This is a predicted structure of a 350-nucleotide part of an RNA (small-subunit ribosomal RNA, central domain) from an uncultured prokaryote. Model confidence (mean pLDDT): 87 of 100. Rfam family: Bacterial small subunit ribosomal RNA.
Context: one part of a larger RNA
RNA sequence: UUGGGCGUAAAGGGAGUGUAGGCGGUUGGGUUAGUCAGAUGUGAAAGCCUUCUGCUCAACAGAAGAAGUACGUCUGAAAAUGCCCAGCUUGAGUACGAGAGAGGAAAGUGGAAUUCCCAGUGUAGAGGUGAAAUUCGUAGAUAUUUGGAGGAACAUCGGUGGCGAAGGCGACUUUCUGGAUCGAUACUGACGCUGAGACGCGAAAGCGUGGGGAGCGAACAGGAUUAGAUACCCUGGUAGUCCACGCCGUAAACGAUGGGAACUAGGUGUAGGGGGUAUUGACCCCCCCUGUGCCGUAGCUAACGCAUUAAGUUCCCCACCUGGGGACUACGGUCGCAAGACUAAAACUC
Numbered sequence: 001u002u003g004g005g006c007g008u009a010a011a012g013g014g015a016g017u018g019u020a021g022g023c024g025g026u027u028g029g030g031u032u033a034g035u036c037a038g039a040u041g042u043g044a045a046a047g048c049c050u051u052c053u054g055c056u057c058a059a060c061a062g063a064a065g066a067a068g069u070a071c072g073u074c075u076g077a078a079a080a081u082g083c084c085c086a087g088c089u090u091g092a093g094u095a096c097g098a099g100a101g102a103g104g105a106a107a108g109u110g111g112a113a114u115u116c117c118c119a120g121u122g123u124a125g126a127g128g129u130g131a132a133a134u135u136c137g138u139a140g141a142u143a144u145u146u147g148g149a150g151g152a153a154c155a156u157c158g159g160u161g162g163c164g165a166a167g168g169c170g171a172c173u174u175u176c177u178g179g180a181u182c183g184a185u186a187c188u189g190a191c192g193c194u195g196a197g198a199c200g201c202g203a204a205a206g207c208g209u210g211g212g213g214a215g216c217g218a219a220c221a222g223g224a225u226u227a228g229a230u231a232c233c234c235u236g237g238u239a240g241u242c243c244a245c246g247c248c249g250u251a252a253a254c255g256a257u258g259g260g261a262a263c264u265a266g267g268u269g270u271a272g273g274g275g276g277u278a279u280u281g282a283c284c285c286c287c288c289c290u291g292u293g294c295c296g297u298a299g300c301u302a303a304c305g306c307a308u309u310a311a312g313u314u315c316c317c318c319a320c321c322u323g324g325g326g327a328c329u330a331c332g333g334u335c336g337c338a339a340g341a342c343u344a345a346a347a348c349u350c
Stems, first nucleotide, its partner, number of pairs: 003322003007304002012318001014201001016199002021194003025088007033081001035077008049065006091191001092188004096183003103177007110154001115149003119145003125136002162169002206247006215241002220236004258317006266295011299306002323350003332343004
């Protein structure tokens, strides 16, 4: 390489939109590019193979024959693939109606709590811990009661509940806006799936400029603990955490499970919608679609486990793996303000 694989052994890209490419529903007709059949020509010699022969045998050599992936030309076939034409409606989509949702963006508003400030009451302690101390307090703290300031986060509801492609999203109101679901018809008529590159998105931390700064809190300082304690505990506390704009582009970015389609027992929760039955009506009961959980059959799996939300049975497309270390590294390149990211070896060694 052919292969074999990718939940946990190496291996699914963090996630989407989409270019090229690959693959593609159903009916009729045409064509014959690929495909298949036949004929014919070529396919040097040597070699391989078969038979015979020559060296005493063999190796070796000689003669004859066969074979030859493949290519050209001609003729023919038309099922499936391709291409062309004309249709179809099941795939896909559009219109209409309905309800659900922490989906996104902006503006505004609210209450609880912490901290701080002014003032009142009040007096000797308060904090903190395993125990303490650093710390705060007679310049009146802690506690308590009004008032005020400011920032951040939104208890209960809250739920293996919902929404989103993922990251993620949770007080309330308004404006703008994306997607999905269900229902009944009508319309378009394969318009589809995937997707190398590419492009936008992408937690936290970090970076730049300007704001903001209540609480928390890397670094740092002090107090303890300890043999030591550059920690765990305590008292403080700066970046940061917050906002606007711009970068960064990584995570155990996880379901450690790429996307799409079809098929393959059930049972039981739950969320949204619809239908039937029933009823004065709402329930109850039955059925269907979409999502989200648990259990479980066949099957699969090294086992664990998965099991209509597959890790089962198949097809299409993409990414990735190929013993451990060296090495999520070096060098080079691209990107970045930097930090660094992406791409990615070898020597050597077991």